[in-house]
RNA sequence: GGGCUUGUAGCUCAGUUGGGAGAGCGCCUGACUGGCAGUCAGGAGGUCGCAGGUUCGAUCCCUGUCAGGUCCA
Repeated sequence: GGGCUUGUAGCUCAGUUGGGAGAGCGCCUGACUGGCAGUCAGGAGGUCGCAGGUUCGAUCCCUGUCAGGUCCA
């Protein structure tokens, strides 16, 4: 330098014939309990790596770019 691949909540990850952004764990509050633990109920938390384009509408399609992994040189 080139090919492939990954990037979504604090962590591990799902999600897409383009239209509701989600799960588990963690965090906060409440109930049960004398308390802890535990169980149950509720809640907060996201510029979907970044920028641009297509589209009525983009996590999803296209282009560029950044970072990690891997292969080739």
A computed fold for a 73-nucleotide RNA from Byssovorax sp., annotated as transfer RNA.
The coordinates come from a structure-prediction model, not an experiment, and the mean pLDDT is 81.
Taxonomically the source falls in Byssovorax (Bacteria, Myxococcota, Polyangiales, Polyangiaceae).
Rfam family: tRNA. Rfam classes the family as a transfer RNA.
The RNAcentral record of the sequence draws on ENA.